[in-house]
RNA sequence: GGGCCCGUGGUCUAGUCCGGCUAUGACACUUCCUUGACGUGGAAGGGGUCCCCGGUUCGAAUCCGGGCGGGCCCA
Numbered sequence: 001g002g003g004c005c006c007g008u009g010g011u012c013u014a015g016u017c018c019g020g021c022u023a024u025g026a027c028a029c030u031u032c033c034u035u036g037a038c039g040u041g042g043a044a045g046g047g048g049u050c051c052c053c054g055g056u057u058c059g060a061a062u063c064c065g066g067g068c069g070g071g072c073c074c075a
Stems, first nucleotide, its partner, number of pairs: 001074007010027003020058001029045005051067005
């Protein structure tokens, strides 16, 4: 230098192909119940510029272009 893939709460992740509900689940966190207490278990709750900018569209996490970061391969 070239090709391919990935980027979504604190962590991991579904959703992307085929645009449309209030962005999914687990763990973690907070409160409460349970316990003598801790843990386990149960209930409720908070937490997201969906990497950034621009474009298409009535409407973009999703499509298109550029950029940034990461991984793999080729040279």
Predicted 3D model of a 75-nucleotide RNA (transfer RNA) from a Candidatus Woesearchaeota archaeon. The sequence was found in a public genome assembly. The organism belongs to Candidatus Woesearchaeota, within Archaea. Its Rfam family is "tRNA". The family's RNA type in Rfam is transfer RNA.